Small-subunit ribosomal RNA, 3' major domain from an uncultured bacterium, 469 nucleotides, folded computationally. The RNAcentral record of the full RNA draws on ENA and SILVA.
[in-house]
Context: one part of a larger RNA
């Protein structure tokens, strides 16, 4: 100059306190450790790995095992050669790749030759082989923490300090005032997108106030664009106005106005740099290795194994509930190999037959809430694992190792030890709905909608992790 300290100040952050729910205890799904395996492919390892890379493992993904194969090779390029078509279709043998054998045969042309197609050397090939301690590129963290430097000039022999310090303020090195400083760069802010109000243009697929028809009903029709609403393009919030403190900056007010008040809510944004963090397996590259193989291709099996340990997270353990019937109310996003309604069949997953939509047109429908019955505190009309049967569906193929329906059975669990996690307002708790991935699906995962809707913050002593002196 740093960084540390059971040194001091001063100041933040769901840090702690005060709440409200929850993990730790039970099945279970999932990842991981360990141990098994022929192989359980690999990576990720406090925080910052562990429902993470995987936004889809039965084959295929697969890179792992076992076995059968191929050796210019699954592809692409060049250079000789020498064939003519390759394609196609048949046979044999095989689990398949693969081998082996039959058959059928090109274009243009200046006759030099070209194009195309496959076989034969040869040069390049291939490799999810190793080194993230040889890199790029990308990310995680600290941290959306306020921070991190530069010019000139001052000081200091120099490292180096000034500025960046001190009051005051502020979410902010945000400003204001002092000031051997004076400026400026990179962060903050603010320009940027979403939400909340208004206007002002448009008016279909949306909307119906007025006007006409019409129906069991309905915007259904004819009309219309006022209004909801879409989507462009402005407005509008600045402590701007008033009251009090203060030198300002500023701060405070059950102040007016307003749709919104002091940063209105979110989001996207991450400075210099730290962790020889992470990735050579997303790609990409030095280097090192493999070449009839550590490339490659097929068949099957693994990645799903199971004395255990740990993360995450799903349903419960009931009465604020579980059953049975009745009525209601979003939004945001997809969708022709696709999304579904409706009639028929089926108890039900499905199933068939029309019909509608390449979608503001059609899908189209929320569920928890409300109303009425019923259950009467029991391992039960709670709980649904586990298993038995019968089934549908998707795919060449559900044994290993799919999802789902129906019947039977009906485990453990009565609120969970130290300990420990989330959240400060439309959040938390809860409720149902979509979408990527994908023939299907182990999805209770992750990324979004909306719909109900609290509780608490005295303080800052302590515990964590920051910032300035």
């Nucleotide at each position: 100059u740093g960084a540390c300290g059971g040194g001091g100040g001063c100041c933040c952050g769901c840090a702690c306190a005060a709440g409200c729910g929850g993990a730790g205890g039970a099945a279970c799904a999932u990842g991981u450790g360990g141990u098994u395996u022929a192989a359980u492919u690999c990576g990720a390892u406090g925080a910052u790995a562990c429902g993470c890379g995987a936004g889809g493992a039965a084959c295929c993904u697969u890179a792992c095992c076992c076995g059968g194969g191929c050796u210019c090779a699954a592809a692409c390029g060049g250079c000789a050669g020498g064939a003519g078509a390759c394609c196609g279709c048949c046979c044999u043998u095989g689990a398949a790749a693969g081998a082996g054998g039959g058959u059928u045969u090109c274009c243009c042309u200046u006759c030099g030759g070209g194009g195309c197609u496959g076989c034969u050397g040869c040069c390049g090939a291939g490799g999810u082989g190793c080194u993230g301690c040889a890199u790029g590129g990308u990310u995680g963290u600290c941290g959306u923490c306020a921070g991190c430097u530069c010019g000139u000039g001052c000081c200091g022999u120099g490292a180096g300090g000034u500025g960046u310090c001190g009051g005051c303020u502020u979410a902010a090195g945000u400003g204001c005032c002092a000031u051997a400083a004076c400026g400026a760069g990179c962060g903050c802010a603010a320009c940027c997108c979403c939400c909340a109000u208004c206007u002002u243009c448009a008016g279909u697929u949306g909307c119906c106030a007025u006007c006409g028809g019409g129906u069991g009903a309905u915007g259904c029709c004819g009309g219309g664009c006022a209004c909801u609403c879409u989507g462009g393009a402005g407005a509008g919030a600045c402590u701007g106005c008033c009251g009090g403190c203060g030198c300002a900056a500023g701060c405070u007010g059950u102040g007016a106005g307003g749709a919104g008040g002091g940063c209105g809510g979110g989001g996207a944004u991450g400075a210099c740099g730290u962790c020889a963090a992470a990735u050579c397996a997303g790609c990409a590259c030095g280097g090192c290795c493999c070449u009839u193989a550590c490339g490659u291709c097929c068949g099957g099996g693994g990645c799903u194994a199971c004395a255990c340990a740990c993360g995450u997270g799903u349903u419960a353990c009931a009465a604020u509930g579980g059953g049975g019937g009745g009525c209601a109310c979003a939004g945001a996003a997809a969708g022709c190999u696709g999304g579904a309604u409706g009639g028929c069949g089926g108890c039900g997953a499905c199933g068939u037959c029309g019909u509608c939509c390449g979608a503001a047109u059609c899908c189209u429908c929320a569920a928890a809430u409300c109303c009425c019955c019923u259950c009467c505190c029991a391992g039960u009309u709670c709980g649904g694992a586990c298993u038995g049967g019968a089934g549908u569906c998707u795919g060449c193929a559900a044994c290993c190792c799919g999802a789902c329906u129906c019947c039977a059975c009906g485990a453990a669990g009565c609120u969970g030890g130290a300990u420990u996690c989330g959240c400060u307002a439309g959040u938390a708790a809860u409720c149902g709905c979509g979408c990527a991935u994908c023939a299907g699906c182990c999805a209770u995962g992750g990324c979004g909608c909306g719909g109900u809707g609290a509780a608490u913050a005295c303080g800052u002593u302590c515990c964590c992790g920051g910032g300035c002196c």
It matches the Rfam family "Bacterial small subunit ribosomal RNA". The coordinates come from a structure-prediction model, not an experiment, and the mean pLDDT is 82.